[in-house]
């Protein structure tokens, strides 16, 4: 690296170090010396996971679905719909929309 299944219009910083560059990539458009990447700290969310608590199947017990909660932990995220877009359909071919293709995240087998 590649594969399979979900999500991807919420949400979250007037912190602290740093000192010129980020938004994946194409064409736009933007965001930065009123401080970019980066690390660190808060935070946000809840995808695995424990834990607690509650439905439920069962006569009960183990077990199993499921729902809550956000406490531990493993990630992940913290400008702009994944910033639009690219490929395809409907269209008044301008706007609009819808679906896909790429990307990101999680999780899972080999």
């Nucleotide at each position: 690296a590649a594969c399979u299944u979900a999500u991807c219009u919420a949400g979250a910083g007037u912190g602290g170090u740093g000192g010129a560059g980020g938004g994946a990539c194409u064409g736009g458009c933007c965001c930065a010396a009123u401080g970019a990447a980066a690390c660190c700290c808060a935070g946000c969310a809840a995808c695995c996971u424990a834990u607690a608590a509650g439905u439920u199947a069962u006569c009960a017990u183990u077990u199993g679905a499921c729902u809550u909660a956000g406490u531990g932990g493993g990630u992940g995220c913290u400008a702009a719909u994944u910033c639009c877009u690219g490929c395809a359909g409907u269209g008044u071919u301008u706007a609009a929309c819808u679906g896909g293709a790429a990307g990101a995240u999680a999780a899972g087998g080999a």